[in-house]
RNA sequence: GCCAGGGUAGCUCAGCUGGUUAGAGCGGCGGUUUCGUAAACCGCAGGUCGAGGGUUCGAUUCCCUUCCCUGGCU
Numbered sequence: 001g002c003c004a005g006g007g008u009a010g011c012u013c014a015g016c017u018g019g020u021u022a023g024a025g026c027g028g029c030g031g032u033u034u035c036g037u038a039a040a041c042c043g044c045a046g047g048u049c050g051a052g053g054g055u056u057c058g059a060u061u062c063c064c065u066u067c068c069c070u071g072g073c074u
Base pairs, nucleotide, nucleotide: 001073002072003071004070005069006068007067010026011025012024013023019057028044029043030042031041032040050066051065052064053063054062
């Protein structure tokens, strides 16, 4: 330099041939329970969907540019 895959909550990931609230598990906080802790159960918070632009009535999803990570080729 070229090609492919990936970037979504603190962590691991799902989501999608564009659509009505962006989710799960773990973790955090509060509560119930217990003599107390853990476990269990209930609830809550936490996201500019890597960044910028474009198309569209509408973009996490499509297009362009760009940054970062992984693998392959040279």

Transfer RNA from an Elusimicrobiales bacterium, 74 nucleotides, folded computationally.
The RNAcentral record of the sequence draws on ENA.
Its Rfam family is "tRNA".
The coordinates come from a structure-prediction model, not an experiment, and the mean pLDDT is 81.